This is a predicted structure of a 346-nucleotide part of an RNA (small-subunit ribosomal RNA, central domain) from a metagenome. RNAcentral holds the full RNA, with entries from SILVA.
Context: one part of a larger RNA
RNA sequence: UUGGGUUUAAAGGGUGCGUAGGCGGGGGAGUAAGUCAGUGGUGAAAUCUCACAGCUUAACUGUGAAAUUGCCAUUGAUACUGUUUCCCUUGAGUUCAGUUGAGGUGGGCGGAAUGUGUAGUGUAGCGGUGAAAUGCUUAGAUAUUACACAGAACACCAAUUGCGAAGGCAGCUCACUAAACUGUUACUGACGCUGAGGCACGAAAGCGUGGGGAGCGAACAGGAUUAGAUACCCUGGUAGUCCACGCCGUAAACGAUGAUCACUCGCUGUUGGCAAUACAUAGUCAGCGGCAAAGCGAAAGCAUUAAGUGAUCCACCUGGGGAGUACGUUCGCAAGAAUGAAACUC
Numbered sequence: 001u002u003g004g005g006u007u008u009a010a011a012g013g014g015u016g017c018g019u020a021g022g023c024g025g026g027g028g029a030g031u032a033a034g035u036c037a038g039u040g041g042u043g044a045a046a047u048c049u050c051a052c053a054g055c056u057u058a059a060c061u062g063u064g065a066a067a068u069u070g071c072c073a074u075u076g077a078u079a080c081u082g083u084u085u086c087c088c089u090u091g092a093g094u095u096c097a098g099u100u101g102a103g104g105u106g107g108g109c110g111g112a113a114u115g116u117g118u119a120g121u122g123u124a125g126c127g128g129u130g131a132a133a134u135g136c137u138u139a140g141a142u143a144u145u146a147c148a149c150a151g152a153a154c155a156c157c158a159a160u161u162g163c164g165a166a167g168g169c170a171g172c173u174c175a176c177u178a179a180a181c182u183g184u185u186a187c188u189g190a191c192g193c194u195g196a197g198g199c200a201c202g203a204a205a206g207c208g209u210g211g212g213g214a215g216c217g218a219a220c221a222g223g224a225u226u227a228g229a230u231a232c233c234c235u236g237g238u239a240g241u242c243c244a245c246g247c248c249g250u251a252a253a254c255g256a257u258g259a260u261c262a263c264u265c266g267c268u269g270u271u272g273g274c275a276a277u278a279c280a281u282a283g284u285c286a287g288c289g290g291c292a293a294a295g296c297g298a299a300a301g302c303a304u305u306a307a308g309u310g311a312u313c314c315a316c317c318u319g320g321g322g323a324g325u326a327c328g329u330u331c332g333c334a335a336g337a338a339u340g341a342a343a344c345u346c
Stems, first nucleotide, its partner, number of pairs: 004317003007300002012314001014201004021194003025088007033081002035077008049065006091191001092188003096183005103177007110154001114150008125136002162169002206247006215241002220236004258313006266291007274283001295302002319346003328339004
């Protein structure tokens, strides 16, 4: 370079926004850079190829042709690409009127439960397990009643539900805010797609500073179990879990399936919206569950949300181990993250 791949065999970046770049809707006109054609110049000779000739032949040599697929100049062609200009509305977007939802941020409020405190009733156990013990309890526990305080999470509704780019989001309410969808005229007129670098977001754990600390609970301690038990079980329990601000930047960050567009058979259910009429049907848009035809696939399976048929752009893969290691570099307070080999070995 050409070719093959990326659900599960190696391989889709965690997600978005977006720079450069790549690619890009319909019509008219100009231009002629790419593209195509003609002509001229040049592309040294030798070599190579072909034809003929000379040494008896051959090697070799000579003559001629061809070739030199290129470059430059010039004259034309104008379908496609480029470029300039004018126009269009289907792509994209805006306006107006509605609809929807655990979308986001901040504030306020609520009840159940748990724990603790105080007071009352009340008396000998409670708790825990396979069975026990550690533990709590006559300094009155457990249980129960009243009051108070604290922190965290929001039962039922609840769903194969809904929303969000992903991570994720669930008591009620208020403020601010983002999005999707539907309808309707009107408007802009290709403004689009993708996106190396870059920037932003990014569960849990972890880190820094300051708060908070009910329950749970790494570490740790004790009791059991066991041959042992640095575990599983039990009693306690510190970080943490919570809040504010700042880091970290990773996950089986999964649909193990990149984004966008077009095309391709049916049945059934569901959530939200819309319009029509014949009023219980048929249809459209967005999201989802199940079955299945063609097709695809190694198969499992996928099957209008494709893993089918095509197009554009990005990312990634190339035997197992060594190894996501070493070295270097960048980032980080650190933990570490990112980039990322080789020797050797099978």